Small-subunit ribosomal RNA, 5' domain from an uncultured bacterium, 526 nucleotides, folded computationally. The RNAcentral record of the full RNA draws on ENA and SILVA. Its Rfam family is "Bacterial small subunit ribosomal RNA". The prediction has a mean pLDDT of 83.
Context: one part of a larger RNA
RNA sequence: AACGAACGCUGGCGGCGUGGAUUAGGCAUGCAAGUCGAGCGAGAAAGUGGGCUUCGGCUCGCGAGUACAGCGGCGAACUGGUGAGUAACAGGUGGGUAAUGUGCCCUGAAGUGGGGGAAAACAUCGGGAAACCGGUGCUAAUACCGCAUGUGGCCUCAAAGACUCUGGUCUUAAAGGUUAAAGGAGCAAUUCGCUUCAGGAUCGGCCCGCCCCUGAUUAGGUAGUUGGUGAGGUAAUGGCUCACCAAGCCUGCGAUCAGUAGCUGGUCUGAGAGGAUGGUCAGCCACACUGGGACUGAGAUACGGCCCAGACUCCUACGGGGGGCAGCAGUCUAGAGGCUUCGGCAAUGGGGGAAACCCUGACCGAGCGACGCCGCGUGUGGGAUUGAAGGCCUUCGGGUUGUAAACCACUGUGGAGAGGGAAGAAUGCCUGAAUGGCGAAUUCAGGAGCGACGGUACCUCUAUAGCAAGCCCCGGCUAACUCCGUGCCAGCAGCCGCGGUAAUACGGAGGGGGCAAGCGUUGUUC
Repeated sequence: AACGAACGCUGGCGGCGUGGAUUAGGCAUGCAAGUCGAGCGAGAAAGUGGGCUUCGGCUCGCGAGUACAGCGGCGAACUGGUGAGUAACAGGUGGGUAAUGUGCCCUGAAGUGGGGGAAAACAUCGGGAAACCGGUGCUAAUACCGCAUGUGGCCUCAAAGACUCUGGUCUUAAAGGUUAAAGGAGCAAUUCGCUUCAGGAUCGGCCCGCCCCUGAUUAGGUAGUUGGUGAGGUAAUGGCUCACCAAGCCUGCGAUCAGUAGCUGGUCUGAGAGGAUGGUCAGCCACACUGGGACUGAGAUACGGCCCAGACUCCUACGGGGGGCAGCAGUCUAGAGGCUUCGGCAAUGGGGGAAACCCUGACCGAGCGACGCCGCGUGUGGGAUUGAAGGCCUUCGGGUUGUAAACCACUGUGGAGAGGGAAGAAUGCCUGAAUGGCGAAUUCAGGAGCGACGGUACCUCUAUAGCAAGCCCCGGCUAACUCCGUGCCAGCAGCCGCGGUAAUACGGAGGGGGCAAGCGUUGUUC
């Protein structure tokens, strides 16, 4: 000097930050991922109005093509959390990929023809305590499956040439094989989609050089191990996997083993070199009760998906089922120690949608904590020729507290009361116009509407010095001295050291010094 700090005493306000570092221990409750009816089939009720009625009810309209549920599409692989594991191509940095993928987005080329069969929902029957499951029957689609077409793509037979050089690109001509599609809205123009291909952008995958803690009281390690051939597998290289063959490969420039640890931009310190560190913010990685596995998909081996095993926990009719806060709040435990079961989608951003809009504990805000930094206040000016009283000291003369108070004048920050009152809002939507193809898209003008924070910030007015100062220290280091008490006791102490009868070092008082809404102590780093 610093800190994600804690403890003691004290505590007025505001702004900006920051706040579970131990138990990657266990979790009650609520919320944190949905959306699309302009892909599709079906489709209530309460209530209300009318008609009929044997007064039990029946029926029609509105409610409403609404709600709930289902098929289908996109999203759920983002965002958010944590740091367990990991000493590693994990990370940083610089390269390679002629060995590679890429949904949505952009550009360009071409196409979008004609058919079929089902299964949810639903109905019905059955099983079960439940979770849920089974049988039969009906049905739509941008769900599923054939057929056609083939600009193209891919494969085969191969060939030639050019540029290149690991399996790359281009051109030439021929043959054969294989491979697509989906519709919706609108009166229409049109628009949103769908399929194939090429290119781009973005985001990845893989490989390599260098950097990256400690221990030799760890010296040898290795059998898919090291290499080859062939095959499989992957988007892709490769012992990644397998069969066969060879016997290699790493290591004193530290292999292997053990310990510790997420890495970085940065942060702290320091004149620097360096040392220490990696909380908040940003990038990457890893993990999601523990271990294993794949499915779906452009993308996961998937925190709020699935399956298996285990531990724990909950329900149970004992047959069987459910769960996973290292998301936001909150709770228990352990601990010196770390917050509200808050408001809002108004802004920014994300998902879905043609849009309106819906969802969003991301985020924006508010709340709590002097945890940190910064700013402000607790008054300002005058006031002794007699320096009040009280306290303390005294050589008893006086000195000091001390212009301090009293007293006089003034001001009104913060707080209190009253009144006014924001910016953050731009877009989108509706209407019209310009450009444009009377389109799409863009731009301009007008209109309705939209703020959680918040009646907050800020401004004005009113009254009152009124409501707002403590903590540590005073032997030397080190700024600041006397008295009383105590008597090697009680105690102090960072080091040196104080205390055994006059202690500036213990305890109290007066006085003084330092810092100040803080001041000290402890811990840790330089």